[in-house]
Context: one part of a larger RNA
Molecule: large-subunit ribosomal RNA, domain IV
Organism: Candidatus Micrarchaeota archaeon
RNA sequence: CCCAGGUUAGGGAAAUCGGCAAAUUGGUGGCGUAAGUUAUCGAUAAGCCAUGUCUACGCUUGGUAAGUGUAGAUAGCAUUAACAAGGGGAGAGCGACUGUUUAUCAAAAACACAACUCACCGCACAGCCGUAAGGCUUAGUAUAGUGGGUGACGCCUGCUCACCGCUAGUACGCGAAACCCCGUUUCAACGGGACUAAACGCUAGCAAAGAGCGGGAGUAACUCUGACUCUCUUUAGGUAGCGUAAUACCUCGUCACUUAAUAGGUGACUUGCAUGAAUGGCGUAACGUCUCUCCCACUGUCCCAACUUGGGACCUG
Repeated sequence: CCCAGGUUAGGGAAAUCGGCAAAUUGGUGGCGUAAGUUAUCGAUAAGCCAUGUCUACGCUUGGUAAGUGUAGAUAGCAUUAACAAGGGGAGAGCGACUGUUUAUCAAAAACACAACUCACCGCACAGCCGUAAGGCUUAGUAUAGUGGGUGACGCCUGCUCACCGCUAGUACGCGAAACCCCGUUUCAACGGGACUAAACGCUAGCAAAGAGCGGGAGUAACUCUGACUCUCUUUAGGUAGCGUAAUACCUCGUCACUUAAUAGGUGACUUGCAUGAAUGGCGUAACGUCUCUCCCACUGUCCCAACUUGGGACCUG
């Protein structure tokens, strides 16, 4: 010096991307316990006290065992005396939850989930495997099965069918070969015509299908702003919500709180470069080896190092 441990005056996160690591807490009994809430929970919330041994006498029981109580005594610095054995609180984000996952750098906000919704499917079905026989779904039958999406719960889920797609219809148009008819003197080949399936056109519908959801002027008796008006234009011009956001370029936006000091966090505002409603929007108790911020306690993380145990490396033999 390296690895694994232990102890440390005073300070107590000043260390660091970050309290990473370590420390604190810890069992049992009694008391006590907030906001919020889906009334289950939160909750071992938080916080406080007690804890050994001995003697006597109870309660409990039919009687023991076990449990529980009263009074007194007594040892120690210390009595869950070793071992074992939760640190806690506050505020946000995401995901409802328990679960699953990159065997071997990722456990998560990803996947799944109950629930909601769309499409198909009446069983000799829909979907899938197989050349077939046959098989799965299923020894099931629409309260079933298959496929797609969202993802508990609460309040909701706006407008648009022009494009793409799907479904249905279609008097009509278009629409291949074969068959049919005609022509080329005959046959063949060829050419033309008529008929015609699906498809396409056409007409409707459908967005919890793929998708999309504007611009320019003027205007109120201070100013500012613009409920209002005009205009161009579209299939329709972004509704409710939320909003500097896991989304905001400008940006360290502005204000407030937090600090001695804040590119942080939270709460508001909000012209949103480029939010927005099942590619779900906004909330939400409980939960989380998730992410961010703060506080208390605690500590060798640090100020600033020291000593020590064991094993290495190393030196000598």